[in-house]
């Protein structure tokens, strides 16, 4: 400090969404210690039980228990005894008395303080600053004076009685510092009179004199303590007023003791505080009343601040004490643990009647996600009470509980590499975990055990500690007891392996899974923080995303439809004055605590504790720039006179032509009219058409013009009245009178609506005709509201400049419209103020784009905006006859929605151009019969791929067997194939035999090299495992090759420029080419892949060479024949040249490219033909050519036989072949190529056979031999328009060839028979010249087996007017809400 997310990229708005910090928390997983603090946020829900308020006997009567002392009475140990008794301990009763002081009473003082909550309250409740001349204060402290003399009850205490009880009642006695009566008396108090001086309005202080009126109280150990009255203080309160104190106008008007006075009353005090009467007043848009929230503050939280949210702990105030309500007592209360009275509840009860109040510590239930012990002390700090001692004091002060929160320490340190073992990965080499572990040598924090042991205690001694034998110190033991929780797909720091397969899961946003998932879920690793780490929740932060600091509004949300104007806001020159605002200085106050700084004390921290600083608010003094305010001017801003022109500005009366319709009359006859084509409709009852009168509403051709007015809506023939306003001059008056403008008024397109007219034309609705799948439209023909007037409503529009109003300043250029001025004869021409245009700088904008008419620079008010959707919808009000307007939410719901650009891609959008693309011509397919391949159906199989075009005589350049991948059946299991080890054998191979359907099996004969004699190669077999082997799957995991688009003419780059970017520019424009082929011309200049052109092939010549090829010329020579000698001239053959470049010439073009003509030439403008395929498209085709990942199968999905199938057939469809015939068929005889191919071959002659073809056999490894016969084709005979002497399917029979085998399931040959078919709907394919159509021959593959593929010649046409329209391409332009790109995208209804 940012950052993800809208697009195929771009910028820019915009909204969500992360990173950060806090938390009285909660929840999950984990948990070693210590300190310090925290700890019902929910039910102001309801409480068992204990305990949180008492105390003084020095205030008073009375005084128990127990003690002692006397007296009586009983008891009767002991001892003596004269036995009669004395002693008389001890025990029990009772009378006085003394010590004692216990409960209860009377009386004082305290229970109005502490302590706890936050329910109510939006209010002087709070916080901050003042007043109080309207005011109270117990206890304390200072001062002054003073307490004289009486009475008379009363509780308690005794009796008697009532009640279950709580509680009482009646009678007799009794005290007081209780309560009365008097009496003293003031500087108290009231009254009345007067004197000073003082202030802020009542008024305040004083001075003197009269009158009136009010007090006490003892207690004792004589030393205090009390009491009473005034005065003063000091501490606590009360009351009052300036400021500030949450939402919501879908809450706008509220008040009757309301506001004010006068008198009573009441208070401590001042008041409607309360009363009687009297006026009608207060309070509100600076938001009154109402309604919802909510205790306020300091001060925490976070934020750079401003500022936003919070109001737990401690601290100030304040309200409350189940609910509500009231008052007593008192110095203070309308009182937590007081009273009365009411409700609720809840306990007790004898049913008559009592009794409570935890929001005080604990503690219980209950609610909640969620918050502690029924502790110890009064030993300190404090408080009540008392003279004290001392009593009480859940206030505290301490412990306990809980990682709830901050803070600090540990879970060990050092060395230590065979980089261990084991885990994961892995290309098998090896990486990592990792100096980590073991292991060696130390250390002892905490932790155990012993031992010592505080401070916290105060003001001369002494005595007092709950915490606690705690903190702390020492000694001793032992590495032992102490690590986990989040996360690894971008943000965001970290990656691999499996497993799942859009399943199961994840997710804060984008997003992730559909078989190779760094995103699920486990491991290995990794990062992060750490006794805590995650997730939920809240709340600042980033959010400038409400923008005061700091935001917009032409198209992204967003300027009111327009002017007027009230409050309000801002406001010109100059000049005095005051000092609210302002600025400078002072003083007061802002509480402590926190915070911040700066040094201190617990071993540090955290945590305590010191100094310092705290933006606010009210005082004093002083200043006059500026803003206000008063005064006194001023003219430039604004008005106003006055003198011009201009113009659909408004309103009302009149006037007018042209045109459409009706109406009468005439004329004249079948047809008008309508349309895309057409029908409804008019029209023989005479229409349209003409032509002449006539009546009636409406609207105003030309002129008309980004020309005029007007505030905007809007305003269009002429005349006339009336009437706004704006503009030029002039500078005679005013003298700041100005600008905007919430509310408020006003006007305001159409359409509608309401009364009454009018009504020609047009024309929602409706009717009919069409058009369509349908057509409640779009065309047509009628046609009512309505358009038109008058008067009233309505209130909205894309009311648009999607642009608010006023000023003031900023380059120019060029048009218009009005008015001035100056110059010139003039046509002009300069310049001025006001208006409407365009272009364009500078400047802003995201871009487009504005650009003195700003969207530019500033300054004023006023409206609006705060993501898409729900929705301008509900609800409410308000307006309206009504339609409806106006104002205007919420739940929910998605991560975008949107704006300008950019490049593509598409348009039944434009422009230009090409292509057998059309049209113009051939000839065909679709119909027949056959092959042939697909689909479908069948089937054990009928093995698989290939699917618009670009699948379908396609992979297959050839399935009987093999091919073969399917099926059946039958068989091997380290294998049919590769390597690698071990053993055994010597072979391999070859012939031969049993046996099978065959293949495996089984058998026998013949057969090896080398050698240091172990062995070695080598096969063979048999064995153990690594492993083979798959024509399984993915072609959406790949390579390679192919296809198409399209042999189309494009696709790109460096560098410069241009642009904020995406990107554009060069590659556009003018021509031109078959071409981005050139030439010009340009912010572009140059390159690359394409194109061309280099290559092969033909087509002329040349030249070299001449056999196996030629033969002109010589010569020989045969029935014939280059046969022979000879020759290479010719043709050929095949080598190397030549030749063609718009080179020449006219013409057209820009003097260019280039185009048209022409001339030489065999051959002329890329001469023909081929090979050659940019970037990229189609997740186009192939895992079955081959290769391959990474699944999957292993006695099988791998291998070997045998026999089937790939040939099946109701069908459908591609592609051919042969036809239908006479331009033929059919017979006879005749002639003329090319290019290939021949040894497991092509095979001539010649003989057989009707023929396929056999027998025999010469030649040739081929310019020599052989396949070989070329066919259309001419010529001659013949058929004579038929289902034929067309056609040739399909069957019969009998045959040849190949092959182990022709049954499924070959090809041919002969006789015989002899179907469909007579030219092919809708639709459709091909082909521009040696092409098309035709004819025929050759090769590949192959034992055989073409109608198919590739070649090859032979013979050979007709058409191309044109660019309209169909297809497909190519460039540029244009609109796009497309981008998976129109087979797109997206609305509606129904599921």
């Nucleotide at each position: 400090a940012g950052a993800g997310u809208u697009u195929g990229a771009u910028c820019c708005u915009g909204g969500c969404u992360c990173a950060g910090g806090a938390u009285g928390a909660a929840c999950g997983c984990u948990g070693g210690c210590g300190g310090c603090g925290u700890g019902c946020c929910u039910a102001a829900c309801a409480c068992a039980u204990g305990c949180a308020a008492g105390u003084c006997g020095a205030g008073c009567g009375a005084g128990a228990a127990a003690u002692c002392c006397u007296g009586a009475a009983u008891u009767g140990a002991u001892u003596c005894u004269u036995c009669g008794g004395a002693u008389g301990a001890u025990c029990u009763u009772u009378a006085g008395g003394a010590u004692g002081g216990a409960a209860a009473g009377c009386g004082g003082c305290g229970g109005a303080c502490g302590g706890g909550u936050g329910a109510g309250u939006a209010a002087c409740g709070c916080g901050u600053a003042g007043g109080u001349a309207a005011c109270c204060u117990g206890c304390c402290c200072u001062g002054u004076a003073c307490a004289a003399a009486g009475g008379g009850a009363u509780a308690g205490c005794c009796a008697c009685u009532g009640g279950a009880a709580a509680c009482g009642g009646u009678g007799a006695u009794u005290a007081a510092u209780a309560c009365c009566u008097u009496a003293u008396g003031a500087u108290a108090c009231c009254u009345c009179u007067u004197u000073a001086u003082c202030a802020c309005a009542u008024g305040g202080u004083u001075c003197a004199g009269a009158g009136g009126u009010u007090a006490a109280a003892g207690a004792u150990u004589u030393a205090u303590c009390g009491g009473u009255a005034c005065a003063g203080g000091a501490u606590g309160g009360a009351c009052c007023u300036g400021c500030g104190u949450c939402u919501g106008a879908u809450u706008a008007g509220c008040u009757a003791g309301u506001u004010g006075g006068u008198g009573g009353g009441g208070u401590a005090a001042c008041g409607g505080c309360u009363c009687a009467c009297c006026a009608a007043g207060g309070c509100u848009g600076c938001g009154a009343u109402c309604a919802g929230u909510a205790g306020c503050c300091g001060a925490c939280c976070u934020g750079a601040g401003a500022g936003g949210g919070u109001g737990a702990u401690c601290g100030g105030c304040c309200a409350c004490a189940u609910u509500g309500g009231a008052a007593c007592u008192g110095a203070g209360a309308c009182a937590c643990g007081g009273u009365c009275c009411a409700a609720a509840c809840u306990c007790c009860u004898a049913c008559g009647g009592g009794a409570g109040g935890c929001a005080g510590c604990a503690g219980u239930g209950g609610g909640g996600a969620a918050u502690a012990u029924u502790g110890c002390a009064c030993a300190a700090u404090g408080g009540a009470g008392g003279a004290a001692a001392c009593u009480c004091u859940g206030a505290u002060g301490c412990a306990g509980c809980a990682a709830c929160g901050c803070c600090g320490c540990g879970u060990g340190a050092a060395c230590g590499a065979u980089g261990a073992a084991g885990g994961c990965u892995c290309u098998u080499g090896g990486g990592u975990c990792g100096u980590a572990a073991a292991g060696u040598u130390c250390u002892g924090u905490u932790c155990u055990g012993a031992g010592g042991g505080a401070a916290g205690a105060a003001g001369a001694a002494a005595g007092u500690g709950a915490c606690g034998g705690u903190a702390c110190c020492u000694c001793a033991g032992g590495a032992g007891a102490a690590a986990g929780c989040c996360c690894c797909g971008g943000c965001u720091a970290a990656c691999u392996a499996c497993g799942u397969g859009c399943c199961a899961g994840c997710a804060g946003c984008c997003g992730c899974g559909g078989u190779a998932a760094u995103a699920c879920g486990u491991a290995g690793g990794g990062g992060g923080c750490g006794a805590g780490c995650g997730u939920u929740g809240u709340c600042c932060g980033g959010a400038a995303u409400u923008a005061c600091u700091g935001g917009g509004c032409g198209u992204a949300a967003a300027g009111a439809g327009u002017a007027c104007g009230u409050a309000g806001g801002c406001g010109g020159u100059c000049a005095u004055g005051c000092a609210a605002g302002c600025g400078c200085a002072u003083g007061g106050u802002g509480a402590a605590a926190g915070g911040c700084a700066u040094a201190g004390g617990c071993u540090c921290a955290a945590c305590c504790a010191a100094u310092g600083u705290c933006g606010g608010c009210c005082g004093u003094g002083c200043g006059a720039a500026c803003u206000g305010c008063a005064u006194a001017a001023c003219u430039u801003g604004a008005g106003u006179g006055c003198g011009g022109g201009a113009g659909a500005g408004g309103a009302a009366a009149g006037c007018g032509g042209a045109a459409u319709u009706c109406c009468u009359g005439g004329u004249g006859u079948a047809g008008c009219g309508g349309u895309g084509a057409a029908a409804u409709g008019c029209g023989u009852a005479g229409a349209u058409a003409u032509c002449a009168g006539g009546a009636g509403g409406a609207a105003c051709a030309c002129c008309g013009g980004u020309g005029g007015c007007g505030a905007a809506g809007g305003c269009g023939g002429c005349u006339u009245u009336c009437u706004g306003g704006a503009c030029c001059g002039u500078a005679a008056c005013u003298g700041a009178c100005g600008c905007u403008g919430a509310g408020g008024u006003a006007c305001g397109a159409a359409a509608g609506c309401g009364u009454g007219g009018g009504g020609a034309g047009c024309a929602a609705a409706c009717a009919g005709g069409a058009u369509u799948a349908g057509a409640u439209a779009c065309c047509c023909u009628g046609g009512u509201a309505g358009u038109c007037c008058a008067c009233g409503c309505c209130g909205u529009a894309a009311a648009c400049g999607a642009u608010g109003a006023g000023u003031a300043u900023u380059a120019g250029g060029u048009g218009u419209c009005g008015g001035g001025u100056c110059c010139g004869c003039a046509g002009g021409g300069a310049u001025u103020c006001g208006g409407u245009g365009c272009c364009g700088c500078a400047g802003u904008u995201a871009a487009c784009g504005c650009a003195c008419u700003a969207a530019a620079u500033a300054c004023u008010c006023c409206g609006c905006c705060u993501g898409g959707g729900g929705a301008g919808u509900a609800c409410g009000c308000a307006c309206g006859c009504a339609a409806g307007u106006g104002u205007g939410a919420a739940a929910c719901u998605c991560a975008a929605a949107g704006g300008a650009a950019u490049u593509g891609a598409c348009g039944g959008g434009g422009a230009c151009c090409c292509g057998c693309a059309c049209a113009a011509g051939c000839g065909g397919u679709g119909g027949a019969g056959c092959a042939u391949g697909u689909g479908g159906u069948u089937u054990a199989a009928u093995u698989c791929g290939a699917a618009g075009c670009a699948a379908c005589g396609c992979g297959a350049a050839g399935a009987a067997c093999c091919u073969u991948a399917c099926c059946u059946g039958g068989u091997c299991u380290u294998g049919a194939c590769a390597u690698c080890c071990c053993g055994a054998u010597g072979a391999a191979u070859a012939c031969a035999g049993g046996g099978u359907a065959a293949u495996g099996c089984c058998u026998g004969u013949a057969g090896u090299a080398c050698u240091u004699c172990g062995a070695u190669a080598c096969a063979u077999u048999g064995g153990a495992g690594a492993c083979a082997g798959g024509u399984g799957g993915u072609g959406c995991a790949u390579g390679g090759u192919u296809g198409u688009c399209g042999u189309c003419a494009g696709c790109u780059c460096g560098u410069g420029u241009c642009g904020u970017g995406a990107g554009a520019u060069g590659u556009u424009g003018g021509g031109u080419u078959a071409a981005g082929u050139c030439c010009c011309g340009c912010a572009a200049c140059g390159a690359g892949c394409g194109c061309a052109a280099c290559c092969c092939u033909u087509a002329u010549c040349u030249u070299u060479a001449g056999u196996a090829g030629c033969c002109a010329g010589c010569g020989a020579g045969c029935a014939a024949a280059g046969u022979c000698g000879g020759g290479c001239a010719c043709u050929c053959u095949a080598g190397a040249g030549a030749g063609a470049c718009u080179g020449c010439c006219g013409g057209g073009g820009a003097u260019a490219a280039c185009c048209c003509g022409g001339a030489g030439g065999a051959a002329g403008g890329u001469g023909g033909g081929g090979a050659u395929g940019a970037c990229g498209u189609c997740a186009a085709a192939u895992c079955a050519u081959c290769a391959u990942g990474c699944c999957c199968c292993u006695u099988a999905u791998g291998a070997c036989c045998a026999g089937g199938g790939c040939u099946a057939c109701a069908c459908a469809c591609g592609u051919g072949c042969u036809a239908c015939a006479a331009u033929g068929g059919c017979g006879u005889a005749a002639a003329c190529a090319a290019a290939g191919g021949g040894a497991a071959g092509c095979g001539a002659c010649c003989c057989u056979g009707u023929g396929a073809a056999g027998g025999c056999a010469a030649g040739c490894g081929a310019a020599u031999c052989c396949c070989a016969a070329a066919a259309a084709u001419a010529a001659c005979g013949u058929c004579c328009c038929a289902g034929u002497u067309c056609g040739g399917a399909a069957u019969g029979u009998a045959g040849u060839c190949u092959g182990c085998a022709a049954c499924u399931c070959g090809a041919c040959u002969a006789c015989a028979u002899g179907a469909a078919g007579c030219u092919g709907g809708a639709a459709u394919c091909g082909c521009u010249a040696g092409u098309a159509a035709u004819c025929g021959c050759g090769a590949a593959u192959c034992a055989g087996c073409a109608u198919g593929u590739c070649g090859c010649g032979g013979u050979g046409a007709a058409u191309a007017c044109a660019a309209u329209c169909c297809c497909g391409g190519g460039u540029c332009u244009u609109g796009c809400a497309c981008a998976c790109a129109c087979c797109g995208c997206c609305c509606g209804u129904c599921a």

Overview:
This is a predicted structure of a 1391-nucleotide RNA (small-subunit ribosomal RNA) from an uncultured bacterium. The sequence is in RNAcentral, with records from ENA. Its Rfam family is "Bacterial small subunit ribosomal RNA".